[in-house]
Molecule: Bacterial RNase P class A
Organism: Thermodesulfobacteriota bacterium
RNA sequence: GAAGGGGGCCAGGCGGCCGCUGGCAAUGCCAGAGGAAAGUCCGGACUCCACAGGGCAGGGCGCUGGGUAACACCCAGUGGGGGUGACCCCAAGGAAAGUGCCACAGAAAGUAGACCGCCAUCGGGCAAGGUGUUAAUUUAAGGCCGUGAAAGGUGCGCCGACUAACGGCUGAACGCCUUCCCCCGAGGGUAAGGGUGAAAGGGUGAGGUAAGAGCUCACCAGCAGCCGGGGUGACCCGGCUGGCUAGGUAAACCCCGCCCGGAGCAAGGCCAAAUAGAGGAGGAAUGGGGUGGCCCGCUCCUAGCCUCCCGGGUAGGCCGCUUGAGGCUUUCGGGUAACCGGAAGCCCAGAGGAAUGGUCGCCGCCCGGUCUCGGGUACAGAAUCCGGCUUACGGCCCGCUUCAGUA
Numbered sequence: 001g002a003a004g005g006g007g008g009c010c011a012g013g014c015g016g017c018c019g020c021u022g023g024c025a026a027u028g029c030c031a032g033a034g035g036a037a038a039g040u041c042c043g044g045a046c047u048c049c050a051c052a053g054g055g056c057a058g059g060g061c062g063c064u065g066g067g068u069a070a071c072a073c074c075c076a077g078u079g080g081g082g083g084u085g086a087c088c089c090c091a092a093g094g095a096a097a098g099u100g101c102c103a104c105a106g107a108a109a110g111u112a113g114a115c116c117g118c119c120a121u122c123g124g125g126c127a128a129g130g131u132g133u134u135a136a137u138u139u140a141a142g143g144c145c146g147u148g149a150a151a152g153g154u155g156c157g158c159c160g161a162c163u164a165a166c167g168g169c170u171g172a173a174c175g176c177c178u179u180c181c182c183c184c185g186a187g188g189g190u191a192a193g194g195g196u197g198a199a200a201g202g203g204u205g206a207g208g209u210a211a212g213a214g215c216u217c218a219c220c221a222g223c224a225g226c227c228g229g230g231g232u233g234a235c236c237c238g239g240c241u242g243g244c245u246a247g248g249u250a251a252a253c254c255c256c257g258c259c260c261g262g263a264g265c266a267a268g269g270c271c272a273a274a275u276a277g278a279g280g281a282g283g284a285a286u287g288g289g290g291u292g293g294c295c296c297g298c299u300c301c302u303a304g305c306c307u308c309c310c311g312g313g314u315a316g317g318c319c320g321c322u323u324g325a326g327g328c329u330u331u332c333g334g335g336u337a338a339c340c341g342g343a344a345g346c347c348c349a350g351a352g353g354a355a356u357g358g359u360c361g362c363c364g365c366c367c368g369g370u371c372u373c374g375g376g377u378a379c380a381g382a383a384u385c386c387g388g389c390u391u392a393c394g395g396c397c398c399g400c401u402u403c404a405g406u407a
Stems, first nucleotide, its partner, number of pairs: 001403004006398005012363007020032005034379001038390002041388005046264004058260005063077005078092001079090004093255002098253002100249003115194002117190003121186005127179008142170006152159002202220006221245001223242008268319004277310001279309005287301005326347009364377005
């Protein structure tokens, strides 16, 4: 210097003016968004409803120890995986309880499988050898037998010459037997080798075999059981024995263990208009009935009228509401840590159709330009509260790793 990995911190500052919300000792003073207030994914507090106890169904979680009110969170470890490394990741019980599934390719994908290859057997073919039979036929090369020259040479014996040439025979067909190699076929054996695949039922070597194979043996890996040692534990280290080997998949069904009632602050509670009420009490006549021949009178009734009361409940208001498993600052003790315990000080939004804003000046930071100046300054806005996780996002700082270069 480049690339990478881990951790921590901040989230612009000060002032003026005008606003908004809340509180108060009230013409003023004080306070007023976040690390994620977000997603609403987990876990709780709180409230109402349900509930004797137990089980089924359903859902969630799943290495170990610890933390916590609780958790699918956090810490410390174990095991596994990735990376040269710093370091990172894991939903990590059970697949020798059962069932299911395993794309494509491949012969075969799970109580295995025969496509090629290898192997013996059987059948056939080619060829060779042996042997037997046969009516007839023979062109060539070749083979066998017979006859048999010459030129020329000469050491006068011959050589040329088992030559050329000529003649004869064979050279033919059909069966049977045997067989090395080779070819074809049949039904088998074989998982060593090839080939397919993410995966083909341990690896290497030797023996063995027709060829092969844990078929047998040695070593190695892995598994099961037992034993010894270490650790609270997950687990680790070592030894012996065994059978020779067990594929993957459980965010597939399932089995095992543990946990879980439902709805949510629009929970829920209190006060309570107008209107309405086939709720109650009382009242009245110009209403109806009784008495009576009629009127008055007396008396009874009335879902309509008047007055009062009443419950439930709407609008509206209040509480819940922010003092809480609380937080922050300083500090002491325990613990590797998460975290726990103690002391002192402080209180830090509580709105609710929903405040937390706007503007100006100065200073930070970044970029362009380089006295001056211009532009930018992330993600994002509480809604009952708390603990987490995840996602979004600007910048600064400190260790660490690998590589390269220089001294």